The RNA shown here (transfer RNA) has 71 nucleotides and comes from uncultured Succinivibrio sp. The source organism's lineage runs through Bacteria, Pseudomonadota, Gammaproteobacteria, Aeromonadales and Succinivibrio.

[in-house]
RNA sequence: GGGAAUUAGCUCAGUUGGUAGAGCAUCUGCUUUGCAAGCAGAGGGUCAUCGGUUCGAAUCCGACAUUCUCC
Numbered sequence: 001g002g003g004a005a006u007u008a009g010c011u012c013a014g015u016u017g018g019u020a021g022a023g024c025a026u027c028u029g030c031u032u033u034g035c036a037a038g039c040a041g042a043g044g045g046u047c048a049u050c051g052g053u054u055c056g057a058a059u060c061c062g063a064c065a066u067u068c069u070c071c
Base pairs, nucleotide, nucleotide: 001070002069003068004067005066006065009024010023011022012021018055026042027041028040029039030038049063050062051061052060
C1' cells in the first nucleotide's frame, strides 16, 4: 500500500434505504424430593466512533480506530 471484518453477555443473520432478529447464555414461571433436561414467557442494542446525503440510513458516501489477511 490492497482486501475484509466491527450489530444483544457470546457466536452470527439482516443488501438492491422504510418499526433490528436468531441460536446459546441470563432471569421468571410450570414440571421434579432436588438438580439437569423439557415447555412457556421476560429482560438485554446510540448497529465500533464522528460527520454527510435523504422525508427516512445497520444499509449509500467520507473520515477515523481496532482486528485479520495479502503484497

Rfam family: tRNA. By type it is a transfer RNA.